[in-house]
Context: one part of a larger RNA
Molecule: small-subunit ribosomal RNA, central domain
Organism: uncultured bacterium
């Protein structure tokens, strides 16, 4: 390479958009590049294969045939692929109407709680723990009442509920804005799918500059525990957590399951729409999209998956190829750095 694979054994890029490329609906006509059929030329010899023969045999050698799977040329065919021209509407997109939603961004507002501060009441304890101590408190703490300030997060609602491509998104109001869904079938007429490179987004931590800092809290200090305790527990506490702008680009970024399309028993819950029938607040049937549970066929090493497939197929991309060395070294690219990414070998079992 071929082959075989990628939920858990090695293996799906964290997720989009998209370039090249690959692949691509129905129908009609033409062309004949691919394709197919016939003819011709060439495909050196040797080698390989088959049939004979010669050295005593064999290796070896000689003769004949086949083959040389290829290329060129010519005459035709038109089903398929391709190209050109025309048409179609089932894919895709647009339009109109409608409802759902923590989708995104910006601005404003609110209440509970916490801490600090001021004032009142009040007196000896309070905190904390398995038990304690460090700690706070007669300079009046804890508790309680009133007032004021600050920052951060939004209890209940809350739900295998919703939305988003993923990361993720949860108080309320307003503004701007993306997507999905249902109904109508009005418009375009294959405009599609995937996507190497590329480009954008991307939790937390971390970095830079400037703000902010209530609570929490790496580091650090102290108290305990212990043989020790650089921990678990306790009292404190700085970066950080928050905001703005700019980096970083990684996660068990998980459904450990790439995207798209088609097909293949059902039952049941739930969310958002539509239709029909009956109807007094609702019930029944049906239809589309999501999200769960169970389950047949089938698949699977088993576990399990099972119309949201890990079933049956098609297209495109990514990735794997024994363990360690190693996601390391070197080199390249990126980064302020931390490091990220690409990625070996010797050696060893």
């Nucleotide at each position: 390479c071929u082959g075989g694979g990628c939920g858990u054994a090695a293996a799906g890029c964290g997720c989009g958009c998209g370039u090249a490329g690959g692949c691509g609906g129905c129908u009609c006509a033409g062309c004949a590049a691919g394709u197919c059929a016939g003819g011709g030329g060439u495909g050196a010899a040797a080698u390989c294969c088959c049939g004979g023969g010669g050295c005593u045999c064999a290796a070896c050698c000689c003769c004949g045939g086949a083959a040389c799977u290829g290329c060129c040329u010519u005459u035709g065919a038109a089903g398929c692929u391709g190209c050109u021209a025309g048409g179609c509407u089932a894919g895709a997109a647009u339009c109109c109407u409608g409802g759902a939603g923590a989708g995104g961004c910006g601005a404003g507002u609110g209440g509970a709680a916490u801490u600090c501060c001021g004032a009142g009441u009040g007196u000896a304890g309070a905190g904390g723990u398995g038990a304690a101590a460090u700690u706070c408190g007669u300079a009046g703490a804890u508790a309680u009442u009133c007032g004021a300030a600050a920052g951060a997060a939004c209890a209940c609602c809350a739900g295998u509920g919703g939305c988003g491509a993923a990361g993720g998104c949860g108080a309320c109001u307003c503004g701007c804005u993306g997507g999905a869904c249902a109904g109508g079938u009005a418009u375009u007429g294959a405009c599609g799918c995937u996507g190497a490179g590329g480009u954008g987004c991307g939790a937390a931590a971390g970095c830079g500059u400037g703000g902010g800092g209530a609570g929490c809290a790496a580091a650090c200090a102290g108290g305990a525990u212990u043989a020790g305790a650089u921990a678990c527990c306790c009292u404190g506490g700085u970066a950080g957590u928050c905001c703005a702008c700019g980096c970083c680009g990684u996660a068990a970024a998980c459904g450990a399951u790439g995207a798209u399309a088609a097909c293949u028993a059902g039952c049941u819950g739930u969310c958002c729409g539509g239709g029909c029938u009956c109807a007094u607040g609702g019930a029944g049937c049906u239809u589309g999209g999501g999200u769960g549970g169970c389950g047949c066929a089938g698949c699977u090493a088993a576990c399990g998956c099972a119309u949201u497939a890990a079933g049956u197929u098609a297209u495109c991309c990514g990735c794997c190829u024994g363990g360690g060395g190693a996601g390391u070294a070197c080199g390249g690219u990126c980064g302020c750095a931390a490091g990220a990414u690409u990625a070996a070998a010797a050696c060893u079992c």